Predicted 3D model of a 114-nucleotide RNA (SAM riboswitch aptamer (S box leader)) from an Acidobacteriaceae bacterium. Its Rfam family is "SAM riboswitch aptamer (S box leader)". From the family's description: The SAM riboswitch is found upstream of a number of genes which code for proteins involved in methionine or cysteine biosynthesis in Gram-positive bacteria. It was read from a public genome assembly, where an Rfam model found it. Lineage of the source: Bacteria > Acidobacteriota > Terriglobia > Terriglobales > Acidobacteriaceae.
RNA sequence: AUUUCAUGCAGAGUGGCUGAGGGACGAGCCCUAGGACGCCACGGCAACCGGAACGGGAUCAUAUAUCCCAAUUGACAGGUGCCAACUCUCGCCCGGUAACGGGGACCAUGAGAU
Repeated sequence: AUUUCAUGCAGAGUGGCUGAGGGACGAGCCCUAGGACGCCACGGCAACCGGAACGGGAUCAUAUAUCCCAAUUGACAGGUGCCAACUCUCGCCCGGUAACGGGGACCAUGAGAU
C1' cells in the first nucleotide's frame, strides 16, 4: 500500500510549551487569543489483541496433565486506540407529505491476510 472481518447513539482531562487555526473531503453548523491544532508530562476511559476466571470439547486407561473453542465475566503485566458535539450533521439508494426509518459509500480504529 491492497484486501477481509468487526466496531463506530456509551465512556474518559488537567498542567506546561507554542501561537492560529481546527473539526478527513464538499456543504452546513460548531470549537477557538477566556489560547484552538500540535508536542510533552501526568491522569483517565474502553475492552480490539494479549493475559486471567468460569464453562465446553479433544487426546488419554484415568487425570489435577496437554491442546482446542464460542459466548459470558472481569478491568489488568503488556500492544494499540481514544478522552467537544452520535463518525458533529448531511452527502448515494430505498420507504415516507414530513419528522424519521432502513441500507450503502467514504472515513476512523482494531485484528488478520497478501